The prediction has a mean pLDDT of 76. This is a predicted structure of a 387-nucleotide RNA (Bacterial RNase P class A) from an Alphaproteobacteria bacterium. It matches the Rfam family "Bacterial RNase P class A". It is annotated as a ribozyme. Lineage of the source: Bacteria > Pseudomonadati > Pseudomonadota > Alphaproteobacteria. The sequence was found by an Rfam model in a public genome assembly. Of the family's consensus pairs, 95% are formed in the model.
[in-house]
RNA sequence: CCAGACGGCCGGAUGACCGCGCAGACGCAAGUCUUCGAGGAAAGUCCGGGCUCCACGGAAAUAAAGGUGCCGGGUAACGCCCGGCGGGGGCAACCCCAGGGACAGUGCAACAGAAAACAGACCGCCAAACGGGCUUCGGCCCGCGGCAAGGGUGAAACGGUGGAGUAAGAGCCCACCGCGGUUCCGGCAACGGAACCGGCACGGCAAACCCCACCUGGAGCAAGACCAAAUAGGGGCGGCACGCGGGGCUUCGGUUCCGCAAGUCUGUUUCCGGACCGCCGCCCGGGUCGGUCGCGCGAGGUGCCCGGCGACGGGCAUCCCAGAGGAAUGGUCAUCGCCGGCCCGCAAGGGCCGGUACAGAACCCGGCUUACAGGCCGUCUGGCGUU
Numbered sequence: 001c002c003a004g005a006c007g008g009c010c011g012g013a014u015g016a017c018c019g020c021g022c023a024g025a026c027g028c029a030a031g032u033c034u035u036c037g038a039g040g041a042a043a044g045u046c047c048g049g050g051c052u053c054c055a056c057g058g059a060a061a062u063a064a065a066g067g068u069g070c071c072g073g074g075u076a077a078c079g080c081c082c083g084g085c086g087g088g089g090g091c092a093a094c095c096c097c098a099g100g101g102a103c104a105g106u107g108c109a110a111c112a113g114a115a116a117a118c119a120g121a122c123c124g125c126c127a128a129a130c131g132g133g134c135u136u137c138g139g140c141c142c143g144c145g146g147c148a149a150g151g152g153u154g155a156a157a158c159g160g161u162g163g164a165g166u167a168a169g170a171g172c173c174c175a176c177c178g179c180g181g182u183u184c185c186g187g188c189a190a191c192g193g194a195a196c197c198g199g200c201a202c203g204g205c206a207a208a209c210c211c212c213a214c215c216u217g218g219a220g221c222a223a224g225a226c227c228a229a230a231u232a233g234g235g236g237c238g239g240c241a242c243g244c245g246g247g248g249c250u251u252c253g254g255u256u257c258c259g260c261a262a263g264u265c266u267g268u269u270u271c272c273g274g275a276c277c278g279c280c281g282c283c284c285g286g287g288u289c290g291g292u293c294g295c296g297c298g299a300g301g302u303g304c305c306c307g308g309c310g311a312c313g314g315g316c317a318u319c320c321c322a323g324a325g326g327a328a329u330g331g332u333c334a335u336c337g338c339c340g341g342c343c344c345g346c347a348a349g350g351g352c353c354g355g356u357a358c359a360g361a362a363c364c365c366g367g368c369u370u371a372c373a374g375g376c377c378g379u380c381u382g383g384c385g386u387u
Base pairs, nucleotide, nucleotide: 001383002382003381004380005379006378007377008376009375010374012336013335014334015333016332017331018330020037021036023034024033025032026031039358043369044368046367047366048365049364050363051220052219053218054217056273057272058271059270060269061268062267065216066215067214068213069212070084071083072082073081074080085099086097087096088095089094100211101210105209106208107205108204122151123150124147125146126145130143131142132141133140134139159177160176161175162174163173178200179198180197181196182195183194184193185192186191224293225292226291227290234284235283236282237281238280239279240278243260244259245258246257247256248255249254263276264275265274300319301318302317303316304315305314306313307312337356338355339354340353341352342351343350344349
């Protein structure tokens, strides 16, 4: 200097004038003054929670539905993050993986190909052994037979390379690799290494159904709480049920109150506790669409120190940093910053023109994913050159 990988930050600034919103102070009021006022993603609504409500709740077992899936950590939690292991890509820095199980079961692999799981002969190789024919006696051809090493098909062909052996071949045999098993060593572990033994292989797909391990109440701020106001404590039909005791009223049909029992409330079952105590369905009709809260002091921000490879944790100090309610945080002018182009100039530099990204809180937080003009910083890898 060129190319690349990973991480972090900024993403406009200043002045003037006018104009908004919450809060605070002053003021009888009008109003005045002061502080503060959109994001790294506020987006997607994909995960996890905080919070709120739900007559069901607690303990135990189990079902359905859903989620995660190597090991160990972090966290309030997670499908997130960190560090490792294994596999793959890259020269490397680094990046990627829907990473448990194929011997529980079911299923799939079109077409091509001889054949797609213990299958198979299209082109081929041999022609030893057996039988036949020919022969120039070298051998040749046919049948029967042997082979799956070579070629082809395919995403994938029943281990790979080399050797020995054979008529030609084949783990048939041998060495190494691979695969399986046993033992030992290292590591918390996933795993790694070494030695020995071995049939030398019952392949692939679970992001196919499934099996295994672990996890999970439902709804959601249009959740919900309160105040005020108003109406009709509304009407009709059908079905099921209506046990016992006591009191009151009674037109003797019934009605009402209390207690007990039974019943109902959970996907199911058992135990403990609690609540309700007539239940279910259909049709017609009425009132309220007001206000306050929820609404921001937090799993909070920032700085420093300590522990840790790290995610992160702890300590000290300091700060308050939007809260609207159809929805505020803006408009105009000027200058500057940054980027690009053109012109002048040896250069420094000057002049002109254009551009300045993605994008707006609405209960909040931790993540993931997606979008982004331009600029800055750091670390590392490869290449070239100089010293």